[in-house]
Molecule: Glycine riboswitch aptamer
Organism: uncultured Pelagibacteraceae bacterium
This record gives sequence, structure tokens and C1' cells, in this order.
RNA sequence: UAUAUUUUUAAGGGAGAGACUGCAUUUUUGUAGCGCCGAAGGAGCAACCACCCCGGAAACUCUCAGGCAAAAGGACCUUAAACAUGUU
Repeated sequence: UAUAUUUUUAAGGGAGAGACUGCAUUUUUGUAGCGCCGAAGGAGCAACCACCCCGGAAACUCUCAGGCAAAAGGACCUUAAACAUGUU
């Protein structure tokens, strides 16, 4: 000097599914019932990676949690900055 990666921060993008029904009510609420979604988190399976031991591992499956107008949240993606590490 160039570049890759981890983490953090900022900006932008970002899906699905009842503004369902009964009751109460302080009416964007509480509670009960039925139905539904998969992209916070969590759990399960294991193709694969590593392998001396200890391990890692999906957007698949489950739906405990969460969610089903808007808002909020949102895995993940892009860009920028900072720190650290590796390579050149």
C1' cells in the first nucleotide's frame, strides 16, 4: 500500500399468516375459543466440515416462545465507519 474475515455502530432494503368470534371493559385493552404463519430466540434431524479428544453445522422439521391492519419487531442482504486478526 492493497485485500479478506470476525465483532460493533450507522444508513437503506427486508417475507408470511383472522383489524376472526364470545364476554368484560378504562375500547390500539383484558380474557376465553377456533383458525393460521415461519425470518427474533429456542428445540430436533444431519447432508457436509473437522477429527487424538472435545466439536461445528440449514432458510429443512417442530411451533415452546414469538407473530397474523398500520406502526413496531424482523432472519438475512447491501453500503460506510471503527477495532482486531490473516495475507500481500